About this RNA: Predicted 3D model of a 120-nucleotide RNA (SAM riboswitch aptamer (S box leader)) from a bovine gut metagenome. The coordinates come from a structure-prediction model, not an experiment, and the mean pLDDT is 80. Rfam family: SAM riboswitch aptamer (S box leader). Rfam describes the family as follows. The SAM riboswitch is found upstream of a number of genes which code for proteins involved in methionine or cysteine biosynthesis in Gram-positive bacteria. The RNAcentral record of the sequence draws on MGnify.
């Protein structure tokens, strides 16, 4: 840098002590009925390794799919185990509320963006 997920789902266990939810800013939120870490224990199946299956075009010779594609299992590599990636911050759509005003405040949607995490 590509690319593919990212509202599922994972402990009444030991250490260990004070802030933690990635960074800034709002918000909600977890936390001495000991979080956040770190073990160990669990989850899921991204790539590997393993068991099973599989096709499309043609009259037909033969072509192409395939360094493929679905189960399945969970040995090896990661990854994960409050909250949607806890939300919201940029942009579109459509509602609603105030205001005389092309302006403001919210909802609800869908995209981006940044961000994880796996492959390359």
């Nucleotide at each position: 840098c590509u690319u593919a997920u990212c509202a599922a789902g994972a402990g009444a266990g030991g250490c260990g002590g004070a802030g933690g939810g990635a960074a800034u800013a709002g918000g909600c939120c977890c936390u001495g009925c000991g979080a956040u870490g770190c073990c160990c224990g669990g989850c899921a199946a991204c790539c590997u390794c393993u068991g099973c299956g599989a096709g499309c075009u043609g009259c037909a010779a033969a072509g192409c799919a395939a360094u493929u594609c679905g189960c399945a299992a969970a040995a090896g590599g990661u990854g994960c185990c409050a909250c949607a990636u806890c939300c919201u911050a940029c942009g579109g759509a459509a509602g609603a509320g105030c205001a005389a005003a092309u302006g403001c405040u919210u909802u609800u949607u869908c995209g981006a963006a940044a961000g994880a995490u796996g492959a390359g």